[in-house]
RNA sequence: GGCCUUAUCGUCUAAUGGUUAGGACGCAAGGUUCUCAUCCUUGAAAUCGGGGUUCGAUUCCCCGUAGGGCUA
Numbered sequence: 001g002g003c004c005u006u007a008u009c010g011u012c013u014a015a016u017g018g019u020u021a022g023g024a025c026g027c028a029a030g031g032u033u034c035u036c037a038u039c040c041u042u043g044a045a046a047u048c049g050g051g052g053u054u055c056g057a058u059u060c061c062c063c064g065u066a067g068g069g070c071u072a
Base pairs, nucleotide, nucleotide: 001071002070003069004068005067006066007065010025011024012023013022018055027043028042029041030040031039048064049063050062051061052060
């Protein structure tokens, strides 16, 4: 250089073009406890950037960025 592939809450991970973008851990508040821990309830928190297709894009297409792989 060429080809392939991945990118979603703080972390890990779901989502068949119509989801309130879900779950686990973590975090915060409350309950329980003499206190801490455990346990219970509630809450905040995310689609890598830019375009395109579409009535509608996390999802499909293009370019870019970053990571990984194969090849010369």